Context: one part of a larger RNA
RNA sequence: CUGCGUUGAAGGAACUCGGCAAAUUGCACGCGUAACUUCGGAAGAAGCGUGACCUUCAUCCACGCAAGUGGGUGGGGGUGGCACAACCCAGGGGGUAGCGACUGUUUAUCAAAAACACAGGGCUCUGCGAAGUCGAUAAGACGACGUAUAGGGUCUGACGCCUGCCCGGUGCCGGAAGGUUAAAAGGAGGUGUGCAAGCACCGAAUUGAAGCCCCGGUAAACGGCGGCCGUAACUAUAACGGUCCUAAGGUAGCGAAAUUCCUUGUCGGGUAAGUUCCGACCUGCACGAAUGGCGUAACGACUUCCCCGCUGUCUCCAACGCAGACUCA
Numbered sequence: 001c002u003g004c005g006u007u008g009a010a011g012g013a014a015c016u017c018g019g020c021a022a023a024u025u026g027c028a029c030g031c032g033u034a035a036c037u038u039c040g041g042a043a044g045a046a047g048c049g050u051g052a053c054c055u056u057c058a059u060c061c062a063c064g065c066a067a068g069u070g071g072g073u074g075g076g077g078g079u080g081g082c083a084c085a086a087c088c089c090a091g092g093g094g095g096u097a098g099c100g101a102c103u104g105u106u107u108a109u110c111a112a113a114a115a116c117a118c119a120g121g122g123c124u125c126u127g128c129g130a131a132g133u134c135g136a137u138a139a140g141a142c143g144a145c146g147u148a149u150a151g152g153g154u155c156u157g158a159c160g161c162c163u164g165c166c167c168g169g170u171g172c173c174g175g176a177a178g179g180u181u182a183a184a185a186g187g188a189g190g191u192g193u194g195c196a197a198g199c200a201c202c203g204a205a206u207u208g209a210a211g212c213c214c215c216g217g218u219a220a221a222c223g224g225c226g227g228c229c230g231u232a233a234c235u236a237u238a239a240c241g242g243u244c245c246u247a248a249g250g251u252a253g254c255g256a257a258a259u260u261c262c263u264u265g266u267c268g269g270g271u272a273a274g275u276u277c278c279g280a281c282c283u284g285c286a287c288g289a290a291u292g293g294c295g296u297a298a299c300g301a302c303u304u305c306c307c308c309g310c311u312g313u314c315u316c317c318a319a320c321g322c323a324g325a326c327u328c329a
């Protein structure tokens, strides 16, 4: 000096990206316990007290024929220690916010999460030799010894309140008309050859499906959801008006947000001091409604901020134990 431990004056997070690590707490019984809440919870909330041993009284249980033996509970009196759940073992706690409802699942070997799944919700396909899937084709099989309260696909993701406008584009669904359109049918007409009959070839009208065009529907299908100018008797702002464009111009709710560039926005709170945090404002660079919106008790080895307790994380390091390194023999 390194690793693993033990202890530490005064202070107590000043350490640090961050209390990482360590320390604190820890059991049983009694008392006591807030907001909020889906009335189940939250809750072991928080917080406070008691606990050893001796003695005495009461009472209960088990076993035993009994004498008695073993054990439990409660009351009184006393004893010793720094310390009585005396070792080991054995929750630190509280508050705020975000995300995800929850228990679960995952990158075997750097990620356990806000990712996946999930009950619940919607759309859509499928009438049974079902749709879908495996099989080159098929036979056959799964689906299913099931039958639309079933099975497949897809999106969303408990629960509560809700889920606005746009069908112009793309997709899907429907449409006995019309346009276009392949092979095929058709054969006007023509070419080669031959004396000819013929043989061979080219070939216009016309008749020809699905598809596409066309006409409708459909957004919990893919998706989309404006600009400029003016206006009120302080100023400012604009309920109001004008105009251009669009398929339609973003409704409710939320908003500097896991989204805000400018930005450490501005105001308030917390600190002596706060780019973080919480509450507001709205100027949303570039939120927004099942690529769901906004809330939400409970839950989380998730993330953020604050407080109490506690500590060698630190001020600032020291000593000791064990094992190495190192020096000498």
Stems, first nucleotide, its partner, number of pairs: 001324008010315002014313001019310001027051005036041001038158001052079012080084001092308004097303002099300002104116002120156007132142003159295004164225003169222002171218005178213003184207002189202005226244005253287001254284001265281005
A computed fold for a 329-nucleotide part of an RNA from Pararhizobium mangrovi, annotated as large-subunit ribosomal RNA, domain IV. It matches the Rfam family "Bacterial large subunit ribosomal RNA". The source organism's lineage runs through Bacteria, Pseudomonadota, Hyphomicrobiales, Rhizobiaceae and Pararhizobium.